About this RNA
This is a predicted structure of a 76-nucleotide RNA (transfer RNA) from a Chloroflexota bacterium. Taxonomically the source falls in Chloroflexota (Bacteria, Bacillati). It matches the Rfam family "tRNA". Rfam links the family to the GO term triplet codon-amino acid adaptor activity.
[in-house]
RNA sequence: GCCACCUUAGCUCAGCUGGUAGAGCAGACGAUUCGUAAUCGUCCGGUCGUGGGUUCGAAUCCCACAGGUGGCUCCA
Numbered sequence: 001g002c003c004a005c006c007u008u009a010g011c012u013c014a015g016c017u018g019g020u021a022g023a024g025c026a027g028a029c030g031a032u033u034c035g036u037a038a039u040c041g042u043c044c045g046g047u048c049g050u051g052g053g054u055u056c057g058a059a060u061c062c063c064a065c066a067g068g069u070g071g072c073u074c075c076a
C1' cells in the first nucleotide's frame, strides 16, 4: 500500500425483506426470608463510530473518513 470483516445501553451481544431499537449481565427499588445468599418482579440506561447521500421513511442501502481484527503484497 491492497483486500475482507467488525463498530448498537456501563459490559457481552441480537436486530429478517428499509416501517415505533431489544436481550442477558451490571446498577436502583421492591417481593420473598428470622437474616444473608439465591430466586422473582419493576425501573433506569441509546448522537445505532463520525459526516454526507438516496428515500415518504435508514441501525439496515450508497459514498467518504476514523478506530479495531485478520489476510496479502512491496522494499531492505
Base pairs, nucleotide, nucleotide: 001072002071003070004069005068006067007066010025011024012023013022019056027043028042029041030040031039049065050064051063052062053061